[in-house]
Predicted 3D model of a 159-nucleotide RNA (SAM riboswitch aptamer (S box leader)) from Bacillus smithii. The RNAcentral record of the sequence draws on Rfam and Ribocentre. Its Rfam family is "SAM riboswitch aptamer (S box leader)". Rfam links the family to the GO term regulation of gene expression.
RNA sequence: CUCUUAUCAAGAGUUGGCUGAGGGAAUUGGCCCAAUGAAGCCCAGCAACCGACCGUAAUACUAUCGUGAGAUAGGGCGCAGAAAAGCGCCGGAAGGAAUCUUCCGCAAGGCACGGUGCUAAGUCCAACAGAGAGAGUCAUUCUUUCUGAAAGAUAAGAG
Numbered sequence: 001c002u003c004u005u006a007u008c009a010a011g012a013g014u015u016g017g018c019u020g021a022g023g024g025a026a027u028u029g030g031c032c033c034a035a036u037g038a039a040g041c042c043c044a045g046c047a048a049c050c051g052a053c054c055g056u057a058a059u060a061c062u063a064u065c066g067u068g069a070g071a072u073a074g075g076g077c078g079c080a081g082a083a084a085a086g087c088g089c090c091g092g093a094a095g096g097a098a099u100c101u102u103c104c105g106c107a108a109g110g111c112a113c114g115g116u117g118c119u120a121a122g123u124c125c126a127a128c129a130g131a132g133a134g135a136g137u138c139a140u141u142c143u144u145u146c147u148g149a150a151a152g153a154u155a156a157g158a159g
Stems, first nucleotide, its partner, number of pairs: 001159008013043001016042003022033003027127004044119003049115003053110002061074005075090005091104005123151001128148008
């Protein structure tokens, strides 16, 4: 630099320190922030993409449907919580006395140690396409809501 996947309406400094004029991705049109201190650096904070650590449990089951993968219901286990709802799961091997023991593996979730990232306004709004509503109206048009695409940002992986 390119490609793929995922997320982008939440959160985090009004009064932390240095610095000293711009900033909000590019273009266009807007609209904002800024000497009551922009961008940048440090400190602090937010989040949970990747790594690490914790959690790794359960009659690892029964019945029905299905060619099968699997699905439904019951039962069981884990997470979180005051509870309910919710979320995730019931895979494999060995021994073998069976609601038995041992080993391996998996999840939701937790933590905030490491790698990033972020800390005004929906990615600040719009541009391309589509659908709807309202106004105006001969037509054109204007305002607004929603959806998708393009572009962008961040993370992970690949080249």